[in-house]
Overview
Model confidence (mean pLDDT): 76 of 100. Predicted 3D model of a 176-nucleotide RNA (Lysine riboswitch aptamer) from Ornithinibacillus caprae. NCBI's taxonomy places the organism under Bacteria, Bacillati, Bacillota, Bacilli, Ornithinibacillus.
RNA sequence: CGGUGAGGUAGAGGUGCAGCAGAUAUAAGUAAUUAACAGGAGAAUGACAACGAUGAGAGUUGAUGAAAGGAUUUGUUGCCGAAGCAUAAUAAGGGUCAAACUUAUUAUCGCUGGGAUGUCUUUGAAUAAGAGUCAUACUGUCAUGCGAGUCAUGUGCAUGGAGAACUACUGAUCGA
Numbered sequence: 001c002g003g004u005g006a007g008g009u010a011g012a013g014g015u016g017c018a019g020c021a022g023a024u025a026u027a028a029g030u031a032a033u034u035a036a037c038a039g040g041a042g043a044a045u046g047a048c049a050a051c052g053a054u055g056a057g058a059g060u061u062g063a064u065g066a067a068a069g070g071a072u073u074u075g076u077u078g079c080c081g082a083a084g085c086a087u088a089a090u091a092a093g094g095g096u097c098a099a100a101c102u103u104a105u106u107a108u109c110g111c112u113g114g115g116a117u118g119u120c121u122u123u124g125a126a127u128a129a130g131a132g133u134c135a136u137a138c139u140g141u142c143a144u145g146c147g148a149g150u151c152a153u154g155u156g157c158a159u160g161g162a163g164a165a166c167u168a169c170u171g172a173u174c175g176a
Stems, first nucleotide, its partner, number of pairs: 001175004007170005014080001016079009032064006042051001045098004083112003086108008113139002116136003120132004141161007
């Protein structure tokens, strides 16, 4: 001086990601409780226990009347595989057991660069919102090709890839 990039540090994408706390509306005049009427044996995914002719579930009328999750907004914290999803295992949740569901933790070199819009499926009270698949363009990054311009830095268009990536510094290593 040139090449490669183990390791470490820092940084960028933007309607960027996630957590915590408060407020507001919705949930809802719903669930539940209670009184009366009417009715007549069950009710929840299954079994057992408990409840039930001293009247179950469902129904009508009246009175009282929630909450969780999710949403919007404000503040704040941690960050840029931020994070989410899938599969498997474990634990907790309720009268008990099982199934299902929810929450938390662990594992996988599983999938996804990011947000938006839309179809379908699913969760949900919901036309809100979440999750997943697919599609569409947008956007950031790198590579390749082409064009203009320029001392250089940079810039436009097209195509394609993936975040253990990309950029910068440090540092390691190889060659002369």